[in-house]
Context: one part of a larger RNA
RNA sequence: GCCAACGAGUUUAUAUAUGUGGCUGGCUAAGUUCCUGAGGGAAUGAAGCCAUAGGGAAACCAAGUGUUAAUAGCGCGAAAUAAAAGUCGUAUGUAUAAGACCCGAAGCCAAGUGAGCUUACCAUGAGCAGGGUGAACUUCGAUGAAAAUCGAAGGGAGGCCCGAACCGGUUGGUCGUGUAACGCCAUCGGAUGACUUGUGGUAAGGAGUGAAAAGCUAAUCGAACUUGGUAAUAGCUGGUUCUCUCCGAAAUAGCUUUUGGGUUAGCGUCUAGCGUACCUUCUGGGGGUAGAGCACUGGAUGAUUCGAAUAGGGGGAAACCUCGUCUAAUCAAUCAAACUCCGAAUACCAGAAAUUAAUUACUAGGCAGUUAGACUAUGGGGGCGAAGCUCCAUUGGUCAAAAGGGAAACAGCCCAGAUCUCAAGAUAAGGUCCCUAAAUCUAUACUAAGUGCGAAUUAAGGAUGUAGAAUUUCUCUGACAAUGAGGAGGUUGGCUUAGAAGCAGCCACCCUUUAAAGAAAGCGUAACAGCUCACUCAUCCAGAGAUUUUGCGCCGCAAAUAAUCGGGGCUAAGUAUGGUACCGAAUCUGAGGAUGUCCUACUUUUAGUAGGGCGUGGUAGGAGAGUAUUCCACUCUGCAUUGAAGGCAAAGGGGUAACCCAUGCUGGAGCGUGUGGAAGUAAGAAUGUUGGC
Numbered sequence: 001g002c003c004a005a006c007g008a009g010u011u012u013a014u015a016u017a018u019g020u021g022g023c024u025g026g027c028u029a030a031g032u033u034c035c036u037g038a039g040g041g042a043a044u045g046a047a048g049c050c051a052u053a054g055g056g057a058a059a060c061c062a063a064g065u066g067u068u069a070a071u072a073g074c075g076c077g078a079a080a081u082a083a084a085a086g087u088c089g090u091a092u093g094u095a096u097a098a099g100a101c102c103c104g105a106a107g108c109c110a111a112g113u114g115a116g117c118u119u120a121c122c123a124u125g126a127g128c129a130g131g132g133u134g135a136a137c138u139u140c141g142a143u144g145a146a147a148a149u150c151g152a153a154g155g156g157a158g159g160c161c162c163g164a165a166c167c168g169g170u171u172g173g174u175c176g177u178g179u180a181a182c183g184c185c186a187u188c189g190g191a192u193g194a195c196u197u198g199u200g201g202u203a204a205g206g207a208g209u210g211a212a213a214a215g216c217u218a219a220u221c222g223a224a225c226u227u228g229g230u231a232a233u234a235g236c237u238g239g240u241u242c243u244c245u246c247c248g249a250a251a252u253a254g255c256u257u258u259u260g261g262g263u264u265a266g267c268g269u270c271u272a273g274c275g276u277a278c279c280u281u282c283u284g285g286g287g288g289u290a291g292a293g294c295a296c297u298g299g300a301u302g303a304u305u306c307g308a309a310u311a312g313g314g315g316g317a318a319a320c321c322u323c324g325u326c327u328a329a330u331c332a333a334u335c336a337a338a339c340u341c342c343g344a345a346u347a348c349c350a351g352a353a354a355u356u357a358a359u360u361a362c363u364a365g366g367c368a369g370u371u372a373g374a375c376u377a378u379g380g381g382g383g384c385g386a387a388g389c390u391c392c393a394u395u396g397g398u399c400a401a402a403a404g405g406g407a408a409a410c411a412g413c414c415c416a417g418a419u420c421u422c423a424a425g426a427u428a429a430g431g432u433c434c435c436u437a438a439a440u441c442u443a444u445a446c447u448a449a450g451u452g453c454g455a456a457u458u459a460a461g462g463a464u465g466u467a468g469a470a471u472u473u474c475u476c477u478g479a480c481a482a483u484g485a486g487g488a489g490g491u492u493g494g495c496u497u498a499g500a501a502g503c504a505g506c507c508a509c510c511c512u513u514u515a516a517a518g519a520a521a522g523c524g525u526a527a528c529a530g531c532u533c534a535c536u537c538a539u540c541c542a543g544a545g546a547u548u549u550u551g552c553g554c555c556g557c558a559a560a561u562a563a564u565c566g567g568g569g570c571u572a573a574g575u576a577u578g579g580u581a582c583c584g585a586a587u588c589u590g591a592g593g594a595u596g597u598c599c600u601a602c603u604u605u606u607a608g609u610a611g612g613g614c615g616u617g618g619u620a621g622g623a624g625a626g627u628a629u630u631c632c633a634c635u636c637u638g639c640a641u642u643g644a645a646g647g648c649a650a651a652g653g654g655g656u657a658a659c660c661c662a663u664g665c666u667g668g669a670g671c672g673u674g675u676g677g678a679a680g681u682a683a684g685a686a687u688g689u690u691g692g693c
Base pairs, nucleotide, nucleotide: 001693002692003691004690005689006688011098012097013096014095015094016093017092018091019090020089021088022087023086025050026049027048031044032043033042034041035040054061055060064076065075066074067073101239102238104236108229109228110227111226112225113224119203120202121201122200123199124198125197126196127195128193130162131161132160133158137154138153139152140151141150142149143148166190167189168188171186172185173184174183205221207217208216209215242626243625244624245623246622247621252265253264254263255262256261266370267369268367269366270365271364272363273362277360280353281352282351283350284349285348291342292340293339297336298335299334301332302331303330304329305328307326308325312323313322314321315320373399374398375397376396377394378393379392380391381390382389404415405414406413419593420592421591422590424589425588426587430583431582432581433568434567435566439580441579442578443577444576445575446574452570453569461555462554465552466551467550468549469548470547471546472545473544474543482539483538484537485536486535488512489511490510493507494506495505518533521532522531523530594616595615596614597613598612599611600610601609602608603607627682629679630678631677632676633675634674636672638671639670646666647665648664649663652661653660654659
């Protein structure tokens, strides 16, 4: 891991609601007596309980009572009309108390068991190859008066040295489903000592022991192990077993040692009541939001003017002038969630009307679940007008709890809400060259960049890209461009300057000849010179120039697969504006079934049949109807060796389904139908338990 078996809302008491049965006031409990198939049954037994009256804490009073000084007011009741009602069983739902749907802690306490491991100690024994060093002390010799000193020999001390056994465990490797729940190999520390070790003994669980690491106390230690309290508790995680039908949420608010838990309300469902009170439309209201505005309040900009101080800059000998500063007023153009002379759409409130509609609204009661929400659209707060960010609102939409089609793929986007069957039809969003169902459709334009071909970007900025629109200037008395020619004289204007001759700089910028020609627009020279330009003529010939604006493009534009428009690929199969066809979903229609509910008609009227209307996605959850298993009672006076149960077999029949029936083989002894009753009543999950493979 797989298979099989086992495996989780039970029981009792009390309360309450609903269904159902008995009685009309209801009922017995313990006990007692009798019967028995030993499970139980019958009789007896009003002690008591509920109801028949309430109010008050109570005394107590009583259709009233409590409060109070009150015969006042108020609270809770009675009365009045109708429907009702009460009690005892029983079934089901729920609550409370219990292990209370099941499994699961770490832990707490008690009583015991452990020192054959290990720690410390006590008693009694044992062990330590070999080599080195050579303390005290002694003897002899020398010297010496002596004390003593020196030398030699002996001697054999030491938590001394080297190094086996023994004890340890430094470093590295190996091993790491190991040989081993700590080993092995090499290396290393101690090795006569605070040494090692045998045997016997002593000390223990909040206690021991500890050269102290919270180490060790039997592979267990920041409190051992065993059993008990014990099914400890778990606001936490996991699991919780058959089918179909009807309806169908919430992720919000208040409180909470409360925020992943509760409780009340909101939202769901079921029952009863009420009977349109709901929704829609119309009419009438109040408002101060969006917008707008500057009349108030406040902000900020420019201009002008009056005034003030003169801190400061500049000019001047000074007076003073100018720039700037402050205050106020006026004018102009503006801004505001906490401004308003104004002012919507919605929303809200009230009234009226129509439709007869729908699991409308509302009231009472039973049972819930939910209180982690997500994205999207719009209006806002926070943030950076960041976030697949965060917090509100619109009880907006979708998902959650919704499948289908589209968006390549894609909970929350677009279309559309799946009762079942059909190899029928029409459509939505979105599409129609091929992959791929349907137009290589039609009309007019644009784009040349593969721009683009459906997420999203127009960055600032740049450019005779290209197509349009508008305004305007010149033009056959010849424009624009091109080519040929001229572009002169006074004069080198005056000043300045070494020089200044159109062209360093300052001033002026005239006149003449002309078709035209600046006291010169640019280059150039030391200064001249030189080359162009403006301006003019000729040749030529029909449009040429400037500005603004729109569409689509270009550059700006750099990333990791050739890595992308989903792909191929496309010059339309791109973009814009129109048009006509077609494709396209579980939508709608058609045909035929099932089922819920309402209405009508009929009938063999707790029900059925026929017709019609509206329905039948669904998590948590509420309600209803069934299937199956085991046992009990009755029943078929049922089945069975002419083969029960069980097993195997996708194939026959029935039922929407759970499931039931038939048939064949196997099997070899019990089993079923119907009606009721009672439960150890349904398995795929719980790192489930046991067994097998």

The prediction has a mean pLDDT of 82. The part of an RNA shown here (large-subunit ribosomal RNA, domain II) has 693 nucleotides and comes from Candidatus Nomurabacteria bacterium RIFCSPLOWO2_01_FULL_33_24. NCBI's taxonomy places the organism under Bacteria, Bacteria candidate phyla, Candidatus Nomuraibacteriota. The full RNA is in RNAcentral, with records from ENA and SILVA.